Context: one part of a larger RNA
RNA sequence: ACGCUGGCGGCGCGCUUAACACAUGCAAGUCGCACGAGAAAGGGAGCAAUCCUGAGUAAAGUGGCGCACGGGUGAGUAACACGUGGAUCAUCUACCUUUUAGUGGGGAAUACCUCUGGGAAACCGGAGACAAUACCGCAUAAUCUCGAGAGAGGAAAGCAGCAAUGCGCUGAAAAAGGAGUCCGCGGCUGAUUAGCUAGUUGGCGGGGUAACGGCCCACCAAGGCGAAGAUCGGUAGCCGGCCUGAGAGGGCACACGGCCACACUGGCACUGAAACACGGGCCAGACUCCUACGGGAGGCAGCAGUGGGGAAUAUUGCACAAUGGAGGAAACUCUGAUGCAGCGACGCCGCGUGAGCGAUGAAGCCCUUCGGGGUGUAAAGCUCUUUCGACGGGAACGAUAAUGACGGUACCCGGAGAAGAAGCUGCGGCUAACUACGUGCCAGCAGCCGCGGUAAUACGUAGGCAGCAAGCGUUGUUC
Repeated sequence: ACGCUGGCGGCGCGCUUAACACAUGCAAGUCGCACGAGAAAGGGAGCAAUCCUGAGUAAAGUGGCGCACGGGUGAGUAACACGUGGAUCAUCUACCUUUUAGUGGGGAAUACCUCUGGGAAACCGGAGACAAUACCGCAUAAUCUCGAGAGAGGAAAGCAGCAAUGCGCUGAAAAAGGAGUCCGCGGCUGAUUAGCUAGUUGGCGGGGUAACGGCCCACCAAGGCGAAGAUCGGUAGCCGGCCUGAGAGGGCACACGGCCACACUGGCACUGAAACACGGGCCAGACUCCUACGGGAGGCAGCAGUGGGGAAUAUUGCACAAUGGAGGAAACUCUGAUGCAGCGACGCCGCGUGAGCGAUGAAGCCCUUCGGGGUGUAAAGCUCUUUCGACGGGAACGAUAAUGACGGUACCCGGAGAAGAAGCUGCGGCUAACUACGUGCCAGCAGCCGCGGUAAUACGUAGGCAGCAAGCGUUGUUC
């Protein structure tokens, strides 16, 4: 997984196939204590014009931080990808922490906005005005950088508060955590793959990088790897672990945890402390959609869900209450991470489907030598019990002052009533368990040996029995 069957609960697990294509909704935002600007509906007053409120709210914009985490998948990769042990005087590090020194004085823009143009749309221009913790100079500065030295270079931003002060900003140092790079060793298969290599191997000089390095380039030399298996081909994410086994070993890589790789396919850079970035950008390609035919839009290997493939794998659920994360001074907002619920005997574990008494033993059914034997204390009957389930009532912990999705759930109490709850496979030997009838080498069985051609313990049915049991068989797979 399939067949038959199916009462309950707990804990887990649930596309192994097409990294196939995806409708729809949601999955990354937040900050007004950085900044300028700023509605409307509705309500109220008024004869009306209009005013007040809504509200400095919503929506949008500039700016900051986050979006490199969290979540998914295993296509690629036989490689310093991974594991383990080292190196980094060859390196980087936002936010948090500690220490130290500063935070002076100016300028020019720009989005939103107003006017206006083009376009079917996506969107794209032109003119004008204006703000900042956006941007750019000036000043100042060492323990910073460069330099042998002399010396040269090089920073900042404010906001809230009546204030005290707090939160920030800039330079430097340290620490923690994180990351990059390099090296030793280790872990698949094929020799019916034996030679491979031209930036190839090394040097010198440069470029580039956070950083070493043919990483890249010019020149010079001719090296480098290989039967201890290079190169090529096949297969494969690696590990902690999991299964099996007395162990040695063999097999596996599903869930959980660590690392890596990927994000429609291929390539590229930008921003940034960090990406060459799943829900950012550009180009090319395939595919799908819109179009006024000029041109545009998209990427579920996020959570649900759909089609397809398949033997086969779930809800377009609830909540941010908890844990954790992002932003924020906070209130709080966001969070398909997560916590829960739903579906599935898919797995493991636990429980129940009643207990006691009850006949030389009802009926029915089966067998029979027709005497009897079996089902069988089994049933009925009598006396009890009430787990689980159902019904009625109460009701949490998880939350510490408030806040509970789960949930009127777990759990507790009450009354009722044996009441609602047993199947599946086998019975020739291996292998526990036998008779009758039907069939007649037919129909069929079968893991192996083999059964069946008229007395079949082997086929089919019945009775009986055996084994397991909410499961039992079959198939597949591993030891």
Model confidence (mean pLDDT): 89 of 100.
This is a predicted structure of a 479-nucleotide part of an RNA (small-subunit ribosomal RNA, 5' domain) from an uncultured bacterium.
It matches the Rfam family "Bacterial small subunit ribosomal RNA".